[in-house]
């Protein structure tokens, strides 16, 4: 200096998955922090008319959250690729790298105003470069 690995660090990543308030409970008594329960703001789903759509319907069930769907191949477990999606203001082109899952409803649910309802997790060290536009600092 470079490369690989492993800890550390949360200024940040991916996701809706954040702020905070109000009572217990706990860490050490007080800041302060954490869990637990009740809420409020924001984000986020789902079911629900009329108009429209659809035109039979049906265990070959149907539907939903998600980017995560679809095809070949064989050893039957996987390969290989793919629709799609991510990589720290934003758009676009170009580049490298990485995802491409699980899950749930239960025989039912097209769109859908009013209305009804549910969620706020979990997992992370996680490129560069031109244009243009924007924000903040001095």
């Nucleotide at each position: 200096a470079a490369u690989a690995u492993a800890g550390c660090u949360a200024c940040g990543c991916u996701u809706a998955g954040u702020u905070u308030u109000c009572g217990g409970c706990c860490g050490c008594a007080c800041c302060c922090g954490g869990c637990c329960g009740a809420g409020a703001a924001g984000c986020g789903g789902g079911g629900g008319a009329a108009c429209c759509a659809g035109u039979c319907a049906a265990u070959u069930g149907g539907g939903g959250c998600g980017a995560a769907u679809c095809a070949u191949u064989c050893u039957u477990g996987a390969a290989u690729g793919u629709a799609g999606g991510g990589u720290a203001c934003c758009a676009u082109c170009u580049u490298a790298c990485c995802c491409g899952a699980g899950c749930c409803c239960g025989u039912c649910a097209g769109c859908u105003a009013a209305c009804c309802u549910c969620g706020u997790c979990a997992g992370c060290a996680g490129u560069g470069g031109a244009u243009g536009g924007g924000u903040c600092u001095g």
A computed fold for a 138-nucleotide RNA, annotated as c-di-AMP riboswitch aptamer (ydaO/yuaA leader). It was read from a public genome assembly, where an Rfam model found it. Model confidence (mean pLDDT): 79 of 100. Its Rfam family is "c-di-AMP riboswitch aptamer (ydaO/yuaA leader)". From the family's description: This family represents a conserved RNA structure found upstream of the ydaO and yuaA genes in Bacillus subtilis and related genes in other bacteria. Gene Ontology terms of the family: cyclic-di-AMP binding and regulation of gene expression.